[in-house]
RNA sequence: GCUGCUCUAGCUCAGCUGGUAGAGCAACGGUUUUGUAAACCGUAGGUCGCAGGUUCGAUCCCUGUGAGCAGCU
Numbered sequence: 001g002c003u004g005c006u007c008u009a010g011c012u013c014a015g016c017u018g019g020u021a022g023a024g025c026a027a028c029g030g031u032u033u034u035g036u037a038a039a040c041c042g043u044a045g046g047u048c049g050c051a052g053g054u055u056c057g058a059u060c061c062c063u064g065u066g067a068g069c070a071g072c073u
Base pairs, nucleotide, nucleotide: 001072002071003070004069005068006067007066010025011024012023013022019056027043028042029041030040031039049065050064051063052062053061
């Protein structure tokens, strides 16, 4: 220098040919208990790496770019 893959909640990851983003764990509140843990119920938490473009509408398609990993030279 070239090619490919990954980036989504605090963490680990889903998201089916574009239609207002979810799970588990963690956090917080409640029930239960003498108390804690466990169990059960509920709540909050995300400009989908960043910036543009296409579209009525983008996590998804296109372009550029950042970080990480792998390969080639």

Predicted 3D model of a 73-nucleotide RNA (transfer RNA) from a Pseudomonadota bacterium. Taxonomically the source falls in Pseudomonadota (Bacteria, Pseudomonadati). Its Rfam family is "tRNA". By type it is a transfer RNA.